[in-house]
């Protein structure tokens, strides 16, 4: 450096759900619990999918959400070969 995740150790994240919020129109986000799962469930909206849209707009557009839907890019712990 590449490939792999069988064994081991130490850490990490946190679905559904519950409560809350000087957040957002909404999708959704945040915090505290919770723990279904995750070896990238770390980062990134570049591509596709999905979801939302008050005001403005009627343009199949524009803007937004989602990284725990798939792919790409970047980075990384432990162990094995």
């Nucleotide at each position: 450096a590449a490939c792999c995740g069988a064994c081991a150790a130490g850490a990490g994240c946190a679905c559904a759900c519950u409560a809350c919020u000087u957040c957002g129109u909404a999708a959704g986000a945040g915090u505290a619990g919770g723990u279904c799962g995750c070896a990238a469930a770390g980062u990134u909206a570049c591509c596709g999918a999905u979801c939302c849209u008050g005001a403005a707009a009627u343009g199949c557009a524009a803007g937004g959400a989602c990284a725990g839907c798939g792919g790409g890019a970047c980075u990384g712990c432990c162990g094995g070969u």
The RNA shown here (c-di-GMP-I riboswitch aptamer) has 81 nucleotides and comes from a Deltaproteobacteria bacterium. Rfam family: c-di-GMP-I riboswitch aptamer. Gene Ontology term of the family: cyclic-di-GMP binding. The sequence was found by an Rfam model in a public genome assembly. Lineage of the source: Bacteria > Pseudomonadati > Myxococcota > Myxococcia.